[in-house]
Molecule: Bacterial RNase P class A
Organism: Acidobacteriota bacterium
RNA sequence: UGAGUGGACUAGGGCGUCGCUGCUUCACCGCAGAGGAAAGUCCGGGCUCCGCAGGGCAGUGAGCCUGCUAACGGCAGGGCGGGGCGACCCGACGGAAAGUGCAACAGAGAACAAACCGCCGAUGGCUCUUCGGAGAUCAGGCAAGGGUGAAACGGUGGGGUAAGAGCCCACCGCCGGCUUGGUAACAAGGCGGGCACGGCAAACCCCUCACGGAGCAAGACCAAAUAGGCUGGCGCACUCCCGCGAGGGAGCGAGGAUCGGCCCGAUCGAGCCAGCGGGUAAGUUGCUAGAGGUGGGUGGCGACAUCCAUCCCAGAGGAAUGACGCUCCACGACAGAACCCGGCUUACCGGUCCACCACGGC
Numbered sequence: 001u002g003a004g005u006g007g008a009c010u011a012g013g014g015c016g017u018c019g020c021u022g023c024u025u026c027a028c029c030g031c032a033g034a035g036g037a038a039a040g041u042c043c044g045g046g047c048u049c050c051g052c053a054g055g056g057c058a059g060u061g062a063g064c065c066u067g068c069u070a071a072c073g074g075c076a077g078g079g080c081g082g083g084g085c086g087a088c089c090c091g092a093c094g095g096a097a098a099g100u101g102c103a104a105c106a107g108a109g110a111a112c113a114a115a116c117c118g119c120c121g122a123u124g125g126c127u128c129u130u131c132g133g134a135g136a137u138c139a140g141g142c143a144a145g146g147g148u149g150a151a152a153c154g155g156u157g158g159g160g161u162a163a164g165a166g167c168c169c170a171c172c173g174c175c176g177g178c179u180u181g182g183u184a185a186c187a188a189g190g191c192g193g194g195c196a197c198g199g200c201a202a203a204c205c206c207c208u209c210a211c212g213g214a215g216c217a218a219g220a221c222c223a224a225a226u227a228g229g230c231u232g233g234c235g236c237a238c239u240c241c242c243g244c245g246a247g248g249g250a251g252c253g254a255g256g257a258u259c260g261g262c263c264c265g266a267u268c269g270a271g272c273c274a275g276c277g278g279g280u281a282a283g284u285u286g287c288u289a290g291a292g293g294u295g296g297g298u299g300g301c302g303a304c305a306u307c308c309a310u311c312c313c314a315g316a317g318g319a320a321u322g323a324c325g326c327u328c329c330a331c332g333a334c335a336g337a338a339c340c341c342g343g344c345u346u347a348c349c350g351g352u353c354c355a356c357c358a359c360g361g362c
Stems, first nucleotide, its partner, number of pairs: 001358002004356007012328007020033004035334001039345002042343005047215004059211005064078005079093001080091004094206002099204002101200002116146002118142003123139002126135003154172006173195001174193003178189004219285003229276006238251005256268004292311008329332001
């Protein structure tokens, strides 16, 4: 110096006035009052209710190893593969010698390989012949070269051959097994085998492991009005018609009910009153002291564990956390709790600090 890398932190400050929510006995006074993501609701757990002998199928999810944790798809350390000069970054990272399936376009051929261009034509046949051989390439051989493709049935070099080919050899790769190191993933080194077993599982599938369901509108307490249920008390008169009957219809208005009581009047024709229990609304609770914060010690590379000291840090419910004025600066982003917690992901103005890398100069 860098439009290098990794990590940590901050998130406008101060004063005044007036409000809002919670706590303190009302009031006064006092104290406290959004975030690093409160967000997305993508994982995991606590808590609550329901279900559940045990096991299996189905379904969903996870998938290198070891550890941490209440748990995880998270985190730490490590392995392997890939990228970067480097600090460092990225990885759905089990199985394709169980089965089924797929491979566009191009290409001759895309999976028990294939002859388009090409090479050869030793051998058999053909033509020529000076009889030594020569030529073309009919049969046939060849995967070495070209070309197509994301991918063409190990790679490089040498030998070999008519030309070729793991046909043979060396090294690399691959497969099998062994030894050593490592808890393991895995690594290193011998030995054996010419090489079989192409790719895709982010296609179905197989293997291993995990998972009961619903969610604070969970759940609990208390408990109106209306309707319905149960129990008790009071009332259900008279005339006519229908029906065997329980009963039904019409009339009347003395008695009864309603119009608050009484008188008059009107209406009605069988209910009225009280209690109990279930349950809805409303109200209360769940509700914020917790896998909690800060500082320190010890153990561990670390995630983390443990001990000591200390602190209390929103709790609303149509939902508080605001408004105004003054002032300073670097001129202020993304965004707001709603049962709680651990993560992940996404959004974000400006700034600060630490460690490391590369290049250049002294």